Model confidence (mean pLDDT): 80 of 100. A computed fold for a 74-nucleotide RNA from a Thermoplasmata archaeon, annotated as transfer RNA. The RNAcentral record of the sequence draws on ENA. NCBI's taxonomy places the organism under Archaea, Methanobacteriati, Thermoplasmatota, Thermoplasmata.

[in-house]
RNA sequence: GCAGGCGUCAUCUAGUCUGGUCAGGAUACAAGCCUUCCAAGCUUGAUGCCUGGGUUCAAAUCCCAGCGCCUGCA
Repeated sequence: GCAGGCGUCAUCUAGUCUGGUCAGGAUACAAGCCUUCCAAGCUUGAUGCCUGGGUUCAAAUCCCAGCGCCUGCA
C1' cells in the first nucleotide's frame, strides 16, 4: 500500500442479514428485603449503539467518509 473482519452500559454478549414494541441477557456496582452476622437468594436502580454526514415518516440496523483494533497479502 491492497483486501477482509470487528467496534453496543463498568466488563462480556444478543439484536444488524429482513429498518418499526421501552435496545434484551449475564457479571459487577448501589439501595432495600431476608439472616444474629456474612454469604446465598429475592426486589429495585444508575450507566449504552466508535465519530461525522446522508437516505427515510422512522436508523444500533441501509449508504458514504473518518478513527481505532485484529487478520491476511505485498